[in-house]
Context: one part of a larger RNA
RNA sequence: UUGGGCGUAAAGCGUAUGUAGGCGGUUUGAUAAGUCUGCUGUCAAAGACUGGGGCUUAACCCUGGGGAGGCAGUGGAAACUAUGAGACUAGAGUGCGGUAGGGGCAGGAGGAAUUCCCGGUGUAGCGGUGAAAUGCGUAGAUAUCGGGAAGAACACCAGCGGCGAAGGCGUCCUGCCGGGCCGUAACUGACGCUGAGGUACGAAAGCUAGGGGAGCGAAUGGGAUUAGAUACCCCAGUAGUCCUAGCCGUAAACGAUGGACACUAGAUGUUGUCUGUAUCGACCCAGACAGUGUCGUAGCUAACGCGUUAAGUGUCCCGCCUGGGGAGUACGGCCGCAAGGUUGAAACUC
Numbered sequence: 001u002u003g004g005g006c007g008u009a010a011a012g013c014g015u016a017u018g019u020a021g022g023c024g025g026u027u028u029g030a031u032a033a034g035u036c037u038g039c040u041g042u043c044a045a046a047g048a049c050u051g052g053g054g055c056u057u058a059a060c061c062c063u064g065g066g067g068a069g070g071c072a073g074u075g076g077a078a079a080c081u082a083u084g085a086g087a088c089u090a091g092a093g094u095g096c097g098g099u100a101g102g103g104g105c106a107g108g109a110g111g112a113a114u115u116c117c118c119g120g121u122g123u124a125g126c127g128g129u130g131a132a133a134u135g136c137g138u139a140g141a142u143a144u145c146g147g148g149a150a151g152a153a154c155a156c157c158a159g160c161g162g163c164g165a166a167g168g169c170g171u172c173c174u175g176c177c178g179g180g181c182c183g184u185a186a187c188u189g190a191c192g193c194u195g196a197g198g199u200a201c202g203a204a205a206g207c208u209a210g211g212g213g214a215g216c217g218a219a220u221g222g223g224a225u226u227a228g229a230u231a232c233c234c235c236a237g238u239a240g241u242c243c244u245a246g247c248c249g250u251a252a253a254c255g256a257u258g259g260a261c262a263c264u265a266g267a268u269g270u271u272g273u274c275u276g277u278a279u280c281g282a283c284c285c286a287g288a289c290a291g292u293g294u295c296g297u298a299g300c301u302a303a304c305g306c307g308u309u310a311a312g313u314g315u316c317c318c319g320c321c322u323g324g325g326g327a328g329u330a331c332g333g334c335c336g337c338a339a340g341g342u343u344g345a346a347a348c349u350c
Base pairs, nucleotide, nucleotide: 004321005320006319007304008303012318014201015200016199017198021194022193023192025088026087027086028085030083031082033081034080035077036076037075038074039073040072041071042070043069049065050064051063052062053061054060091191092188093187094186095184096183097182098181099180103177104176105175106174107173108172109171110154114150115149116148117147118146119145120144121143125136126135162169163168206247207246208245209244210243211242215241216240220236221235222234223233258317259316260315261314262313263312266295267294268293269292270291271290272289273288274287275286276285299306300305323350324349325348332343333342334341335340
C1' cells in the first nucleotide's frame, strides 16, 4: 500500500466559519470527454500457451497456430457521470405573522451575608480541635445594638428545566446586537453538503501594564500530629482570585461518541409553539413540529451497553489509528515577553 478500524482496547481536531478540492435534487432536448461496442494498425525476435515434428526419452531444438490485454486511428450507442442550454420546487434561503430563553456587550440600581472603622451596652474570656496549642482579649475582645466604608458573589425561584458552535451563561431594570423554534406558503430557483491549508472564538492557571483587594487563599511563617511530617488538622498570610487593555491557546476542552442527509417498533416524563376538541373563558384532553430525559423492539456490540438524540441500515466529505517502553522526549521549523505551545522522530529495549 491493500485491507481493517476510531464510546470504554491505538484512534473524532476544543469549537465554529470558510478557500481549494471531493460529493450533490426533479425534468426536457443537445454534445459525446468518461463509459459500452464494431473495424483497422501496432505491441520485433526469443520466451509463455497450444497442434505437429527432430535428437533412443527428457531437458533441449525446429515448424505451424491462437487469444487476452495495452496504445493509436476510425465507425456506432446515449442509460449513467460530465459539459453547455432550458424548465421545476420537495433541498437551501428570503419575506410575512407569532413566540420562549441564565445567548452576547454596555450602563444603572438593589438586598442578605462577610470584614473593617466609629459610638453605645457589657465583662472575662473568645476562638479553634479528636484533644490541644499557636492566635485574639482588662490598652475592654467575643456577644449585642446603632451609624459608616469596602470588595466580591447573587440565597429562595432552581428543575436529568432553558440558552449558546464550543468554552460557557443565573439578583433587578434599561439600551444595543446575535441565533433558534412555530405558523404561513408570497418570493428566489439547487443558490446545497463537507472542508486540506487559512481565519475567528476558546475554562482554569500563568504572563505584561495600570487599578482594586472584603472573603478565600498556592508560596511562606507559626501551632499541633508523628519515629520523621517539607502533608492531612489549626492560627496567620503573599501572589492570585476582581476590573481595564494586551498576550497565552491548553484541559478527563467528555456524550471519552466529527459533520450532513435519508430510512428503520413502541412506551413514558418534560420545555417551546401551533391546531383540534371542550368551554363564557382559562385549564383538561387529543394531535403535529422542534428540543431535552428515561425505558425498550429489531438490529448492532468482545462484553458493558447503544437503540428515531443509534454505537442500527446506507450515501458523501473531513480528521485520526497501526504493539509496549524510549516519548509527546530529542533535533529542526513556526508561534510566544516568558512559562511554554504546535509539528514530531530515531538508536536502544521487551